[in-house]
């Protein structure tokens, strides 16, 4: 230089109040577990500060992380 940061874990969105899987809770189903189904819980989207009516998205300073060159 460059690139990531969003639920417990993986990760989707891309100016107009955030999605999915998986894991967790309750329920049906079973002698029980386990599968299956249904329903729900759970996020100050890393952090200051600017544009904007409106930023998770644009611009910027930073903080960890990952990586390229010397």
């Nucleotide at each position: 230089g460059g690139g990531u940061a969003u639920a417990g874990c993986u990760c989707a969105g891309u100016g107009g109040u955030a999605a999915a899987g998986c894991a967790c809770a309750u329920g049906c189903u079973u002698a029980a577990c386990a599968u299956g189904c249904a329903u729900g819980a759970g996020g100050u989207c890393c952090u200051g500060g600017g544009u904007u009516c409106a930023a998770u998205u644009c611009c910027u300073g930073g903080c960890a992380u990952c990586u390229c060159c010397u």

Transfer RNA from Vicugna pacos, 70 nucleotides, folded computationally. Rfam family: tRNA. The family's RNA type in Rfam is transfer RNA. Gene Ontology term of the family: triplet codon-amino acid adaptor activity. The organism belongs to Vicugna, within Eukaryota. The RNAcentral record of the sequence draws on Rfam.